[in-house]
């Protein structure tokens, strides 16, 4: 210097002029409804992101008068830790993939010996296991042959090692054995069981034992462990205006018409200003609304995520939607120059994550190759 | 901003993991003086897109794109 891999940060800057919104200066002026009201003017400060996005998760907060238990239903799924919590993050373990290497990457990762189900087509056969081509033995009838024997057909028996089909064929490889074969026997690997050691654990290693219950699928139904009330700021609270309180149904006095906001059962509770249907009027104003599980710097502990301590800071709150426009210089990229380009994209109750989009630039770590000293 | 639903032939819709259907429409033929109707036959398609699970995905799961619906107050 280049290549491969991983992690992090920025993602335009400065100045001037004019413009918009909020807050403050209890500034100044005007108006009236005399209220910490409305409007104007001067000054100061602040004003859109790493994803504000998708709405996939978890919460804070608000409401359903206050609850409890069961079943259904839903969510998560290796171990340990962090967190307010999570399906998130960190660190380990297992399995798989890729590589020359660094090792990197992926992971929806409990259970198939609780039960049920599926595996089309092909193939003999996908569970009550079996025999298409084959291999071996016996019998019968032939052909060849000096003999041993070779070979064709039929039939009886044995067989699943070889071949074929398939994603997958009843553990795998090797040796022995057999008429030919087969865990039939042995060695190793795999699988099941028991024990020991290391580790917080997942798990790893070792020893012994059993010839061994056919394979895969649970992002198939299911089983196991843990967890779950529901809606959502357009939630909710206050005020004003207009119209038709116009009409219908239900309606207990102790066990309940209805309600207690996923369905259902039990229990408990609750009442007329109730529940529900048709119809009518009105879509106005204020609030909720930004000081937080807040941000940054330093230190301690920890492998890390993160926790604690000290000091400092206040950093949008619009309400049909403000945060802008112009000029000049600069940064970065392409180009010899002139010149051109500068990504994805804009708060809407708030916060912690995940996912998706992104022109380019910078920094750090690991590995390999090349060159120089 | 919040909540809910959908995407398959030109159109309207079915579709239980085994390799894609029906009707209308279109084309051709028969019939008729001609048209319509009727009968027969045919062509219909990257199942919105990408990834994953599985032997296999329109279907199961995840992500993404597009479209549709609802969310004031008084009784």
């Nucleotide at each position: 210097g280049c290549u491969g891999g991983c992690g992090g940060a920025c993602g335009g800057g400065c100045a001037a002029u004019c413009g918009c919104u909020u807050u403050c200066a209890c500034g100044g002026a005007a108006c009236c409804u005399u209220g910490u009201g409305u409007u104007c003017u001067u000054g100061a400060a602040a004003g859109a992101g790493g994803a504000a996005a998708g709405u996939c998760c978890g919460g804070u907060c608000u409401c359903c008068a206050c609850a409890g238990g069961g079943c259904g239903g839903c969510g998560u799924g290796c171990c340990g830790g962090c967190u307010a919590a999570c399906g998130g993050c960190c660190g380990g373990g297992g399995u798989c993939c890729g590589g020359a290497a660094a090792c990197g990457g992926a992971u929806a990762c409990g259970g198939a010996a609780a039960g049920u189900g599926c595996a089309a087509c092909a193939g003999a056969a996908a569970a009550u296991a079996u025999a298409c081509c084959g291999c071996c033995u016996g019998u019968u009838c032939g052909g060849c042959u000096c003999u041993u024997g070779c070979u064709g057909a039929a039939u009886a028996g044995g067989u699943a090692a070889g071949g074929g089909u398939g994603a997958a064929a009843u553990g795998g490889u090797g040796c022995g054995g057999u008429a030919a074969g087969a865990g039939c026997g042995c060695a190793c690997c795999g699988c099941g069981g028991u024990g020991a050691a290391a580790g917080u654990a997942a798990u790893u290693u070792c020893a012994c034992u059993g010839g061994c219950a056919g394979u895969g699928c649970a992002a198939a139904c299911c089983c196991c462990a843990c967890g779950c009330g529901g809606a959502g700021c357009a939630a909710g609270g206050c005020c004003a205006a207009a119209u038709a309180g116009g009409g219908g149904a239900g309606g207990a006095g102790g066990g309940a018409c209805g309600g207690c906001c996923c369905g259902u059962c039990c229990c408990g509770c609750u009442a007329a200003a109730c529940u529900u249907c048709c119809g009518g009027g009105u879509a106005g104003g204020c609030u909720g609304c930004u000081a937080g599980a807040g941000c940054g710097g330093g230190g301690u502990a920890g492998u890390a995520a993160u926790a604690c301590c000290c000091a400092g800071c206040c950093c949008a709150g619009a309400g049909g939607a403000a945060u802008g426009a112009u000029u000049g210089c600069c940064g970065c990229c392409c180009g010899c120059a002139a010149g051109g380009g500068u990504a994805c994209a804009g708060a809407a109750a708030c916060c912690g994550g995940c996912u998706u989009a992104u022109a380019g630039u910078c920094c750090g770590c690991c590995a390999g190759c090349u060159u120089c000293c | 901003g919040c909540g809910g639903g959908a995407g398959u032939a030109a159109u309207u819709c079915a579709g239980u993991g085994g390799u894609a259907g029906a009707a209308u429409g279109c084309c051709a033929g028969c019939u008729u003086c001609c048209c319509a109707a009727g009968c027969u036959g045919g062509a219909c398609g990257u199942c919105g897109c990408g990834g994953g699970u599985u032997c296999g995905a329109g279907u199961c799961c995840c992500g993404u794109c597009u479209c549709c619906c609802g969310c004031u107050c008084c009784a």